[in-house]
RNA sequence: AGAGUUCAAUCCUGGCUCAAGAUGAACACUGGUGGCAUGCUUAACACAUGCAAGUCAGACAGGAAGUGGUAUUUCUAGUGGUAGACGGGUGAGUAACGCAUAAGAACCUACCCUUGGGAGGGGAAUAAUAACUGGAAAUGGUUGCUAAUACCCCAUAGGAUGAGGAGCAAAAGGAGGAAUCUGCCCGAGGAGGGGCUCGCGUCUGAUUAGCUAGUUGGUGAGGUAAUAGCUUACCAAGGUGAUGAUCAGUAGUUGGUCCGAGAGGAUGAUCAGCCACAUUGGGACCAAGACAUGGGCCAAACUCUUAUGGGAGGCAGCGGUGGGGAAUUUUUCACAAUGGGCGAAAGCUGGACAGAGCAAUGCUGUAUGGAGGUAGAGGGCCCAUGGGUCAUGAACUUCUUUUCUUGGAGAAGAAGCAAUGAUGGUAUCUGAGGAAUAAGCAUCGGCUAACUCUGUGCCAGCAGUCGUGGUAAGAUAGAGGAUGCAAGUGUUAUCCAGAAUGAUUGGGUGUAAAGUGUCUAUAGGUGGCUUUUCAAGUCCGCCGUCAAAUCCCAGGGCCCAACCCUAGACAAGUGGUGGAAACUACCAAGCUGGAGUACGGUAGGGGCAAAGGGAAUUUUUAGUGGAGCGAUGAAAUGCAUAGAGAUCGAAAAGAACACCAAUGGCAAAAGCACUUGGCUGGGCUGACACUGACACUAAGAGACAAAAGCUAGGGGAGCAAAUGGGAUUAGAUACCCCAGUAGUCCUAGCCAUAAUGAUGGAUACUAGGAGCUAUGCGUAUCGACCCGUGCAGUGCUGUAGCUAACGCAUUAAGUACCCCUCUUGGGGAGUACAUUCACAAUAAUGAAAUUCAAAGGAAUUGAUGGGGAUCUGCACAAGCGGUGGAGCAUGUGGUUUAAUUCAAUGCAAAGCGAAGAACCUUACCAGUGCUUGACAUGCCGUGAAUCCUCUUGAAAGAGAGGGGUGCCCUCAGGAACGUGGACACAAGUGGUGCAUGGCUGUCAUCAGCUCAUGCCAUAAGGUGUUGGGUUAAGUCCCGCAAUGAGCACAACCCUCAUGUUUAGUUGCCACCAUUGAGUUUGGAACCUUGAAUAGACUACUGGCGAUAAGCUGAAGGAAGGUGAGGAUGUCGUCAAGUCAUCAUGCCCCUUAUGCCCUGGGCGACACACAUGCUACAAUGAGUGGGACAAAGGGUCACAAUCCCAUGAGGGUGAGCUAACUUCAAAAACUCAUCCUCAGUUCAGAUUGCAGGUUGCAACUCACCUACAUGAAGCCAGGAUAGCUAGUAAUCGCCGGGCAACCAUACGGCAGUGAAUUCAUUCUCGGGCCUUGUACACACCUCCCGUCACACUAUGGGAGAUGGACAUGCCCAAUGUCAUUACCUUAACCACAAGGAGGGGGAUGCUGAAGGUAGGGCUAGUGACUAGAGUGAAGUCGUAACAAGGUUGCCUUACUGGAAGGUGCGGCUG
Repeated sequence: AGAGUUCAAUCCUGGCUCAAGAUGAACACUGGUGGCAUGCUUAACACAUGCAAGUCAGACAGGAAGUGGUAUUUCUAGUGGUAGACGGGUGAGUAACGCAUAAGAACCUACCCUUGGGAGGGGAAUAAUAACUGGAAAUGGUUGCUAAUACCCCAUAGGAUGAGGAGCAAAAGGAGGAAUCUGCCCGAGGAGGGGCUCGCGUCUGAUUAGCUAGUUGGUGAGGUAAUAGCUUACCAAGGUGAUGAUCAGUAGUUGGUCCGAGAGGAUGAUCAGCCACAUUGGGACCAAGACAUGGGCCAAACUCUUAUGGGAGGCAGCGGUGGGGAAUUUUUCACAAUGGGCGAAAGCUGGACAGAGCAAUGCUGUAUGGAGGUAGAGGGCCCAUGGGUCAUGAACUUCUUUUCUUGGAGAAGAAGCAAUGAUGGUAUCUGAGGAAUAAGCAUCGGCUAACUCUGUGCCAGCAGUCGUGGUAAGAUAGAGGAUGCAAGUGUUAUCCAGAAUGAUUGGGUGUAAAGUGUCUAUAGGUGGCUUUUCAAGUCCGCCGUCAAAUCCCAGGGCCCAACCCUAGACAAGUGGUGGAAACUACCAAGCUGGAGUACGGUAGGGGCAAAGGGAAUUUUUAGUGGAGCGAUGAAAUGCAUAGAGAUCGAAAAGAACACCAAUGGCAAAAGCACUUGGCUGGGCUGACACUGACACUAAGAGACAAAAGCUAGGGGAGCAAAUGGGAUUAGAUACCCCAGUAGUCCUAGCCAUAAUGAUGGAUACUAGGAGCUAUGCGUAUCGACCCGUGCAGUGCUGUAGCUAACGCAUUAAGUACCCCUCUUGGGGAGUACAUUCACAAUAAUGAAAUUCAAAGGAAUUGAUGGGGAUCUGCACAAGCGGUGGAGCAUGUGGUUUAAUUCAAUGCAAAGCGAAGAACCUUACCAGUGCUUGACAUGCCGUGAAUCCUCUUGAAAGAGAGGGGUGCCCUCAGGAACGUGGACACAAGUGGUGCAUGGCUGUCAUCAGCUCAUGCCAUAAGGUGUUGGGUUAAGUCCCGCAAUGAGCACAACCCUCAUGUUUAGUUGCCACCAUUGAGUUUGGAACCUUGAAUAGACUACUGGCGAUAAGCUGAAGGAAGGUGAGGAUGUCGUCAAGUCAUCAUGCCCCUUAUGCCCUGGGCGACACACAUGCUACAAUGAGUGGGACAAAGGGUCACAAUCCCAUGAGGGUGAGCUAACUUCAAAAACUCAUCCUCAGUUCAGAUUGCAGGUUGCAACUCACCUACAUGAAGCCAGGAUAGCUAGUAAUCGCCGGGCAACCAUACGGCAGUGAAUUCAUUCUCGGGCCUUGUACACACCUCCCGUCACACUAUGGGAGAUGGACAUGCCCAAUGUCAUUACCUUAACCACAAGGAGGGGGAUGCUGAAGGUAGGGCUAGUGACUAGAGUGAAGUCGUAACAAGGUUGCCUUACUGGAAGGUGCGGCUG
């Protein structure tokens, strides 16, 4: 200090998540030891049992123990004193003077300290106890006795008040022989403690806005330790609140603690200060101190007990129990230390405290061994089978002993002469023994250090986030290895940080969330220039305070550390005091620049009410006229012979104001347009007279505010939601058409939304350029222009700067300052509830549960558009002949079957793999067989091998017999082949083409695809490659922040077309001879064949073009603009095709999914599709003559000739290993003849019978021949494939494959030989540029809403059930206070009655619990109901994204299954 995650990629905005630290923690696995800490965070739930507050005999009486008895001594139930207000616990309540901090005045204070005095004289009781007695008990009652430092009186001091008077008002002894010690009473002072007041600080909510009646103040009285409405009577009507009262929720507070760079955020265990509480509620007593609780009273709940009458209790003390909970310890030891209580003291007491125990709960220390040791051990894992790794690790050798076991010694902490140690026989020291007793947990896809194998197969599972898992998972589970930490390690929970995602430091608001619709103005905030005053803010010095502990720093002590001790110190805050006076504020006096007033001009659809005007529309009326009009993409509904539409005249009505008109003007915005005058607001400008900061902004508040809508009354021409009808459509609640009502208009009043420059207002500053509007000045002129310049407004362009980019840019989104609004992930939702406004519709304010990891902005590259521009292709068009109809052939689907093997399925499968299924092929089916196998390698035995015959069987196979004895040799044996055996294995057309290689198809023979360097951009990317021309072409030229280069294109290669040279047999023959015949001699001229070579390059020329590239025309030429054809296929796309050509990973089978064989099937047949053949005829069919090719094949072959057969063919077998021989006849064509438009002398399917050929075999299932038979079919619906020249069409010929037969298919060859192309509007495909995009799996995209189903949370809801709260009323305990006429009473006065004083009772005020009534608040629950969210494959449509096929969106109204549609107004995103 950052990282992951939105995208195809990028930048930004923005959320979510992670890495660090921490904890009174918990859980899982594991666990050696020491030290120091810590340990019910939940039920302030209930508690058995023990202990936690006593002490004093030197205050008192009495009793007891002890002794034989007395004395001494000891104990203490009771009276009395003091302490039980401390110590210890807890955090329920409390939002408060409770706490924190800083001050203050009207107070009290036992014990303690200092100091001044005093203590004289009397008196009456009472507990204990004794007797009697009540009660179950707790606990009493009556009578009698007694003491005191218990109680009472008097005296004397004394204090209180401004003063006087009056009244009030003390004392106690004890120990001791004495001195003395100690206690008591009254004053004064102190210390410490406490009460009270007050400034400032102290959580959330406004969907809590008003609260308050002793309330606020005064006077009198009361009351308190003291001030005070603290209480009361009277008087006044105040007090408090937007600087947040009241109400509601939550909470003890602080020092501190954790995190953070800090600011700050969170928190308030242990330790320390303060507060509050003690089962719940109330109330007082005693006391210096309490409203006390290990004291009392009352009420309530609960528990225990009881003789049912009553009585007892309070662990939030220490242990402990139950319960709750994820979760928190021993019913321990001792007063040795420290610090308390009582005592004169000894001492007693003490669950405070000091210790121990339990717990890895935390922090910290230290072990689990050290050194050597390679045969690189065994074993595990991986493997390319070579090896690697765990790994010097183990074994083995040697050393050491922290810890462990054991023997001995043995503390400090103890002060104060001695004695005194719970801890503890502990720490520590010193011997002996033996490597002995001691390592785990998590992780290993990225973030994040660490990788492989096996299992599993979208299953099981993992996951903090992104995500992973569908048969090769580094992500699951296991293993090996590795990494991290280590007596711990991980997980979970919580806090802070990262998060500048609440921004003071330190964010934003044009488009991402966010500027109020606009204006006025109150509070508040902010405020021009000059000079004073003052010192509030501000700054400086000094003083006080900010407890201790903690943090920091220094030193020291435990072996170190944690821990502990000592000393020091910072800082914010706050109070006091003394200064300074710049700035802000205040006071006072001025100024004119901001602002305003008056005066002179000026532009304007600014506003209000009124008057007038013409054009158009519709209607009515009077003519003319006579058949359609109108509407649309096309129609129909509609109007019209009862006279429409058209045309002309007249009248009426309502609404809106053409041209001018603009990028223009005015207004705060909404908005404003015929003309005229009236009333009226604001701006600008000129001159510089006046006022003298009067200003800016603006929460609440007020005013205005399009359209729609509402109320009432008018008005109603046109238009037009709703509605009706007609179309369109699958439907059409729409778009289109015909009608048409509210409404639109006016008057009066509501409503308050869209409201955009998606940009709040004010001020100042910061380059230019060319415009427009209004106005002023200068110059110029007779004047108008022109030119220069100021101010105000309004648009464009553009520098710096800013911005994520787009863009903004003196009209800022720049640089500054002031004030205000608003924002903090997307949905849920502008919804629910609540409140306010409204006649209503609605508007305003405005959540949560829950759900997702994104949603979003700008820009890039693609893809795409029923966007645009442009180019191209047999793409359309123009043509030619076809397919689709018929029959047949072949292939496919489907069906069937034991099997009909498999693959290929839009173009780019379907006469395709298959250049050829009778057996074989063959992979399929049925059946018979084999199991180291039909085939390969290795081992052992045996036999040479090979050949022949027989039996059986469908064959494979099984069995038997015979012949044969080879080659090399070192004489052991070996090579080749056959056969038998055991094991490794062999075999698989079994699966996966979505694990692969190779090969192939397709876009597409389309012109594209990229790179280096440079430049531009934050980046993705761009540029180059775009632009202007041109081309078949990213072909070439020109231009250009690009300059170059590569792969494709072209060319180089092959065939064909021309010539030349060379060669001349088997081909050729002009000349000379010759023959039946180029037959032979001869020739090399021609043809032809092979080889080599030439030729074509826009080279020349006219025109066009930029003088370029090139285009076009002509010439020459065999050929002319790529001469024709072929081969040649960039980067890539389709998980395209193929595991059945081959190869291959993994998986599967192994007496079978392998191998051999026979037979069958691949050839089935209602049907559908694809590709072809033959036809439908006269441009023809038949018959008979006659002519002309190219290319190719042939020895297990092609086969001439001759003979036979109607023919297929048979017989014979010359020749040829081929320019020699043969297949071989070319056919269309031509000549002649016949048929004469018919289902025919067309067509040939089908069928019958007879034959032929090949073959081991022709039934399933071959081909051919002859005779006979003679089906459909007379040119083919919608639709649709091919072709641009030697092409289409048409005619024949040949070849391959096989052992042989089989061709309408495939691959070649030549013969004859056309038509048409205006052009690019349209269809399809493609290229380039541009534009929109919510798409990127890329339009076969994305995506909206209803309905149906499941689940989840929420709202409403007749209600019913609780909770806390305040209020009124009723009843009213205990108790204080007040009153008291009733009862009672030792001390004092009187001495007679009685009085003072006290007590009881009663009454009154108050008042807890309880009851009751209505109230608001709040929680869960509720039949039913509403919308919302989520959910791989449901239904209906297709609203949005492209012009999304009717541009979309906003307000509003109506309407419809649903998205939605339409009307009015607005926006451009």